The RNA shown here (transfer RNA) has 71 nucleotides and comes from Candidatus Giovannonibacteria bacterium RIFCSPLOWO2_01_FULL_46_32. Its Rfam family is "tRNA". Rfam links the family to the GO term triplet codon-amino acid adaptor activity. The family's RNA type in Rfam is transfer RNA. NCBI's taxonomy places the organism under Bacteria, Bacteria candidate phyla, Candidatus Giovannoniibacteriota. The RNAcentral record of the sequence draws on ENA.

RNA sequence: GCGGGUAUAGUAUAGUGGCAGUACGGCUGCCUUCCAAGCAGCAAGCGGCGGUUCGACCCCGCCUACCCGCA
Numbered sequence: 001g002c003g004g005g006u007a008u009a010g011u012a013u014a015g016u017g018g019c020a021g022u023a024c025g026g027c028u029g030c031c032u033u034c035c036a037a038g039c040a041g042c043a044a045g046c047g048g049c050g051g052u053u054c055g056a057c058c059c060c061g062c063c064u065a066c067c068c069g070c071a
Base pairs, nucleotide, nucleotide: 001070002069003068004067005066006065007064010024011023012022013021018054026042027041028040029039030038047063048062049061050060051059
C1' cells in the first nucleotide's frame, strides 16, 4: 500500500428497517441485631460525518480505532 472483519451502558454481549434488551457491576429501598445472600426499583449505551428511506443500531459511502490476511 491492497483486501476482509469488528465498533451497542463501567465490563461482556443480543438486537436481519418501526419502543434499544440481557447478565455482571453501580446506586436506592426492603429484609437482617449487623454483614453477606435474597427481593424490588433506579441511573447509565448504538465510534464520527454524510447519503438512501415516511422512518436507520440495522442499508450505502467516507473517516477513525482495533483484529486478520496479502504484498